[in-house]
Context: one part of a larger RNA
RNA sequence: UGACGGGGGCCCGCACAAGCAGUGGAGCAUGUGGUUUAAUUCGAUGCUACGCGAAGAACCUUACCUGGGUUUGACAUUCAACUUGAUCCUCGUGAAAGCGGGGGUGCCGCAAGGCGAGGUUGAACAGGUGCUGCAUGGCUGUCGUCAGCUCGUGUCGUGAGAUGUUGGAUUAAGUUCCGCAACGAGCGCAACCCUCGUCGCUAGUUGCCAUCAUUAAGUUGGGGACUCUAGCGAGACUGCCGGACAAACCGGAGGAAGGUGAGGAUGACGUCAAGUCAGCAUGGCCUUUAUAUCCAGGGCUACACACGUGCUACAAUGGUCGGUACAAAGGGCAGCAACAGAGCGAUCUAGAGCUAAUCCCUUAAAGCCGGCCCCAGUUCGGAUUGGAGGCUGCAAUUCGCCUCCAUGAAGCCGGAAUUGCUAGUAAACGCGAAUCAGCCAUGUCGCGUUGAAUACGUUCCCGGGCCUUGUACA
Numbered sequence: 001u002g003a004c005g006g007g008g009g010c011c012c013g014c015a016c017a018a019g020c021a022g023u024g025g026a027g028c029a030u031g032u033g034g035u036u037u038a039a040u041u042c043g044a045u046g047c048u049a050c051g052c053g054a055a056g057a058a059c060c061u062u063a064c065c066u067g068g069g070u071u072u073g074a075c076a077u078u079c080a081a082c083u084u085g086a087u088c089c090u091c092g093u094g095a096a097a098g099c100g101g102g103g104g105u106g107c108c109g110c111a112a113g114g115c116g117a118g119g120u121u122g123a124a125c126a127g128g129u130g131c132u133g134c135a136u137g138g139c140u141g142u143c144g145u146c147a148g149c150u151c152g153u154g155u156c157g158u159g160a161g162a163u164g165u166u167g168g169a170u171u172a173a174g175u176u177c178c179g180c181a182a183c184g185a186g187c188g189c190a191a192c193c194c195u196c197g198u199c200g201c202u203a204g205u206u207g208c209c210a211u212c213a214u215u216a217a218g219u220u221g222g223g224g225a226c227u228c229u230a231g232c233g234a235g236a237c238u239g240c241c242g243g244a245c246a247a248a249c250c251g252g253a254g255g256a257a258g259g260u261g262a263g264g265a266u267g268a269c270g271u272c273a274a275g276u277c278a279g280c281a282u283g284g285c286c287u288u289u290a291u292a293u294c295c296a297g298g299g300c301u302a303c304a305c306a307c308g309u310g311c312u313a314c315a316a317u318g319g320u321c322g323g324u325a326c327a328a329a330g331g332g333c334a335g336c337a338a339c340a341g342a343g344c345g346a347u348c349u350a351g352a353g354c355u356a357a358u359c360c361c362u363u364a365a366a367g368c369c370g371g372c373c374c375c376a377g378u379u380c381g382g383a384u385u386g387g388a389g390g391c392u393g394c395a396a397u398u399c400g401c402c403u404c405c406a407u408g409a410a411g412c413c414g415g416a417a418u419u420g421c422u423a424g425u426a427a428a429c430g431c432g433a434a435u436c437a438g439c440c441a442u443g444u445c446g447c448g449u450u451g452a453a454u455a456c457g458u459u460c461c462c463g464g465g466c467c468u469u470g471u472a473c474a
Stems, first nucleotide, its partner, number of pairs: 001474002003471003007468007015458002019421005026312008034303002042053002064298007073125001077124008088103006106115003127287002130285003136281002138276003141272001143270001148187006154163003167178003193264004198234007208223002212221002237258001240252004314414001318373007330361003335354002340349003380411001385406007427450007
């Protein structure tokens, strides 16, 4: 100087407390461990692995296993020799890959020959998701959006170092003020960026409709007021008032918004030899008729069990039937698909329109208005199983999704323990997208609708910041 302390002081955070909803019990989905297996490919492992890499494992993917093949190779460049048009059609064998056989055929040039492409042989070489993340780059997680981490000159100290950065106040903040052997500065904080909230201007189609006509309908004429769209501006600065000296704090006014207005992006010096050689790149090592490569089938989907993350429930604030209302954000041409018709339905037939503020996906659901159910393992719950179908796709047996009929399991609110959340939040409700032929999506990332309760307080648990103290630690 740090680090540590079941030392002290000050302070903060959904850290506790106060609340709300959960998890832990059930069934299922998914990941992991373990076990099994020919193989169940590999990686991730306290917080910071476990719906993680994987924003899509039937084949492919695929790296694993079994079996069948190839060896200058599935892929790149170069050289030498020999040779033939390449492409194509076809036969045998075979699970395919492959192996073997048959047929005919380029362009320029009179020709010789050349052009470009292929094949065989040989040589350099290719190839490796083989090892090392403890050789690395790059990227990422975490402490932590915590308020810290440093430097120049000066001063002090023999020196390591100190000072500044400590102190008194204050702040979300090393934020700002005052003081001070310090004076300044840098990386962080804040601001500058994006979205939302108010107003104005500009512009009015595909959007809108107050006034005038018109219609079944903003449908059409018309209009730019309003909504909206999308560009430019205004607006908030403790600016104003009151309370005690600075910074600040408390209260108030005006205001759509008030003291960081709300949310996002943004992650200092560093820590964990943290993670990744399987995204990519790359040193070294290893392999080269195999650890390379092609193909078929299987496996990654196994199942006594254990754990994590979720979904659905156990019901009456509910279930079911009928009627009826209101979104936002996205996507669409190898695509989205309306109307009409068939089917109980999944879906099918058919195909208008749309390269989209125009057409389609697209009826949002909870909600509201009525009817039934009457507390029961039930008209709760839907697992499991049988049968019949639909769709995608060469192909749904291992191993897809969906529909209908039948079946109707556990489960009556969950031990110890434990998670999230402070406001348009939690909780509840549905909608969309990426990946994608299809889908094991209950996942992930977004979008809106309905919309709470509680915070006395900082003694305690956890994590963190500053000062100080002890230390046989570095």
About this RNA:
This is a predicted structure of a 474-nucleotide part of an RNA (small-subunit ribosomal RNA, 3' major domain) from a soil metagenome. Rfam family: Bacterial small subunit ribosomal RNA.